Predicted 3D model of a 134-nucleotide RNA (c-di-AMP riboswitch aptamer (ydaO/yuaA leader)) from Kyrpidia tusciae.
RNA sequence: GGUCAUGAUGCGCUGAGUUCCGGACAACGGAAGCGGGGGACCCAGGACUUUGGGGUGAAUCCGGCCAAGGCCGGUAGGGUGGCUCUCGACCCGAACCCGUCAGCUAACCCCGUAAGCGAAAGGAGAGUGGAUAG
Numbered sequence: 001g002g003u004c005a006u007g008a009u010g011c012g013c014u015g016a017g018u019u020c021c022g023g024a025c026a027a028c029g030g031a032a033g034c035g036g037g038g039g040a041c042c043c044a045g046g047a048c049u050u051u052g053g054g055g056u057g058a059a060u061c062c063g064g065c066c067a068a069g070g071c072c073g074g075u076a077g078g079g080u081g082g083c084u085c086u087c088g089a090c091c092c093g094a095a096c097c098c099g100u101c102a103g104c105u106a107a108c109c110c111c112g113u114a115a116g117c118g119a120a121a122g123g124a125g126a127g128u129g130g131a132u133a134g
Base pairs, nucleotide, nucleotide: 011118012117013116014115018032019031020030021029022028033113034112035111036110037109038108043103052101053098054097055096056095061074062073063072064071065070077092078091079090080089082128083127084126085125086124087123
């Protein structure tokens, strides 16, 4: 000096998942912010009542293999250090919940505020914004 692995991390990423107050800085409770569900007239629809239906989420659909579980390839869609667009690179394309029931929906009612990961951590062009320092 290089490579590999591990750890740390006040920095950063996916995500709504952050901040503040009370409390024994515990349990627990409350507020703001953000996110989600239910719920009229009108409108829409011509559906549902087992081929059940619906919700959160980017995560839907297609083809092949397999007895099944699962596997392989692709894809709607989504992510990558402020944001938008274009180009190109890499990655994700899951999981869970309601319980026969729900279109939209003012008032109104209810719920969540988790989890997981990373170490030069994506690059270029055009545009645009904020912060800090002088």
Source information:
The RNAcentral record of the sequence draws on Ribocentre.